RNA sequence: GGGGGUGUAGCGCAACGGGAGCGCGUCUCCUUGGCGUGGAGAAGGCUGUGGGUUCAAAUCCCAUCACCUCCA
Numbered sequence: 001g002g003g004g005g006u007g008u009a010g011c012g013c014a015a016c017g018g019g020a021g022c023g024c025g026u027c028u029c030c031u032u033g034g035c036g037u038g039g040a041g042a043a044g045g046c047u048g049u050g051g052g053u054u055c056a057a058a059u060c061c062c063a064u065c066a067c068c069u070c071c072a
Base pairs, nucleotide, nucleotide: 001071002070003069004068005067006066007065010024011023012022013021018055026042027041028040029039030038048064049063050062051061052060
């Protein structure tokens, strides 16, 4: 330098163009003499960044950044 892959909540991951969710974790309440377990609820994302297509984009297209990998 060239090809491919990944990027979504604190962490690990889903989401075949149309309400952004699950598990763990965090916080509050109940339960307990207390911790844990169990039960109920809550907070936390504008999906790496910038454009484009579309009535509508995490999803399709282009560029770019970071990381992984292959080739040179």
Predicted 3D model of a 72-nucleotide RNA (transfer RNA) from an Elusimicrobiota bacterium. Lineage of the source: Bacteria > Pseudomonadati > Elusimicrobiota. It matches the Rfam family "tRNA". Rfam's curators write: Transfer RNA (tRNA) molecules are approximately 80 nucleotides in length.